[in-house]
Context: one part of a larger RNA
RNA sequence: AUGAACGCUGGCGGCAUGCCUAACACAUGCAAGUCGAACGAAGGCUUCGGCCUUAGUGGCGCACGGGUGCGUAACGCGUGGGAAUCUGCCCUCAGGUUCGGAAUAACAGCGAGAAAUUGCUGCUAAUACCGGAUGAUAUCGCGAGAUCAAAGAUUUAUCGCCUGAGGAUGAGCCCGCGUAGGAUUAGCUAGUUGGUAGGGUAAAAGCCUACCAAGGCGACGAUCUUUAGCUGGUCUGAGAGGAUGAUCAGCCACAUCGGGACUGAGACACGGCCCGAACUCCUACGGGAGGCAGCAGUGGGGAAUAUUGGACAAUGGGGGCAACCCUGAUCCAGCCAUGCCGCGUGAAUGAAGAAGGCCUUAGGGUUGUAAAGUUCUUUCACCCGCGAAGAUGAUGACGGUAGCGGGAGAAGAAGCCCCGGCUAACUCCGUGCCAGCAGCCGCGGUAAUACGGAGGGGGCAAGCGUUGUUC
Numbered sequence: 001a002u003g004a005a006c007g008c009u010g011g012c013g014g015c016a017u018g019c020c021u022a023a024c025a026c027a028u029g030c031a032a033g034u035c036g037a038a039c040g041a042a043g044g045c046u047u048c049g050g051c052c053u054u055a056g057u058g059g060c061g062c063a064c065g066g067g068u069g070c071g072u073a074a075c076g077c078g079u080g081g082g083a084a085u086c087u088g089c090c091c092u093c094a095g096g097u098u099c100g101g102a103a104u105a106a107c108a109g110c111g112a113g114a115a116a117u118u119g120c121u122g123c124u125a126a127u128a129c130c131g132g133a134u135g136a137u138a139u140c141g142c143g144a145g146a147u148c149a150a151a152g153a154u155u156u157a158u159c160g161c162c163u164g165a166g167g168a169u170g171a172g173c174c175c176g177c178g179u180a181g182g183a184u185u186a187g188c189u190a191g192u193u194g195g196u197a198g199g200g201u202a203a204a205a206g207c208c209u210a211c212c213a214a215g216g217c218g219a220c221g222a223u224c225u226u227u228a229g230c231u232g233g234u235c236u237g238a239g240a241g242g243a244u245g246a247u248c249a250g251c252c253a254c255a256u257c258g259g260g261a262c263u264g265a266g267a268c269a270c271g272g273c274c275c276g277a278a279c280u281c282c283u284a285c286g287g288g289a290g291g292c293a294g295c296a297g298u299g300g301g302g303a304a305u306a307u308u309g310g311a312c313a314a315u316g317g318g319g320g321c322a323a324c325c326c327u328g329a330u331c332c333a334g335c336c337a338u339g340c341c342g343c344g345u346g347a348a349u350g351a352a353g354a355a356g357g358c359c360u361u362a363g364g365g366u367u368g369u370a371a372a373g374u375u376c377u378u379u380c381a382c383c384c385g386c387g388a389a390g391a392u393g394a395u396g397a398c399g400g401u402a403g404c405g406g407g408a409g410a411a412g413a414a415g416c417c418c419c420g421g422c423u424a425a426c427u428c429c430g431u432g433c434c435a436g437c438a439g440c441c442g443c444g445g446u447a448a449u450a451c452g453g454a455g456g457g458g459g460c461a462a463g464c465g466u467u468g469u470u471c
Base pairs, nucleotide, nucleotide: 001469002468004467005466006465007464008463011343012342013341014340015339016338018335019301024299025298026297028296029295030294033060034059035058038057039056041054042053043052044051045050067254068253069252076179077178078177079176080175081174082173085171086170090167091166092165093164094163095162096161097160098132099131100130101129107122108121109120110119111118112117138147139146140145152159153158154157180226181225182224187217188216189215192214193213194212195211196210197209198208199207229251230250231249232248233244234243235242236241256277257276258275259274260273279290280289281288282287307333309332310331311330315329316327317326318325319324346376347375348374349373356367357366358365359364380412382407383406384405385404386403390398415460416459417458418457419456420441421440422439426455427454428453429452430451436443437442
């Protein structure tokens, strides 16, 4: 010094922290929706103007935020550079927004199935889908030339849509240097190292394939093995250094285990899809469903770590023109002396000094101004009343909270460890190498300041000791 635990004890407040172990398994609820100003339809209301609700199509979001540290000794991280790239929403600039078409869900009818779900027929809309036109400073090409777009809505003022250029932000890639232990690991490597051609990617590249060459790495430690997320930082120390990487912040990796792609500006996607595996659950045995390392919570493991709470009021995020909706992010509250900080448990006076206790040389000494008594005060806690800021106009979960005023009464509030030396603090009794103590030295075998008790004393104090770990 500590994310601590254990023993004894425990008054209040503020601010923080709180599964370090089983990345073990999870009941239940919630954690990502939103838009009717894209669309048809159904239901409801209607003052017949329209309005409301929404399952479905469609758009945007779900790649953020939140969790965990399994893996990883690596361009993963840190730092400094680089060129061959992409970037939805946002900003700036330039231009465009034309003509058509065919479907499909919803819906209706008929079915299949225990369910999950699903088949056939028919109808319909769009900012869903497709075609034509136009089209350059875009793409391809030496050039001639060739190729490529759009969507509308409404409250008529806007919001959109398409193309190109630039910006901003974010991301991908490459390199220098730095970043554990082991040589009781000395050789390792076949897409391996390089070239050519082709493919592939947003993009350089053996990234992939074919062919050719035989290279490449290594005692400046390759390969193998063990351990480990990295950093800003944190702890310690005069510093150098050592140890560490909880909370907060940046990056990385992962989402039951393994693999894969789809969609998309962005994922190979925690609360998406497919396949395989283990496990759990439902089943009419034909077949299905699931993934808390989100927030709470349960079992288990463990020395050990909290509520199945409130609110979107603030900050921020998603959607929406907006109203608004969603948000276990967040803001708050609850629990725990887990830590830090602050405060209290009373103050003054009061005897050559009560009683009691302990010691005694029996005179006394000590506990000790300590108590009682007297005179005061009321912090905190308690009772009553008022009552915020946080919110630029409205809106306050916290919260009748903080704070303020009044009231009663010393009233409700002290323990723990130690006293042989190190190391501050001593006597009596009990025990008799026993019982026991102990961090080291060491105490105990009949006068023990070292064991146990008592009185007294010392230290710290709502804590005090012990144990673990680090310097």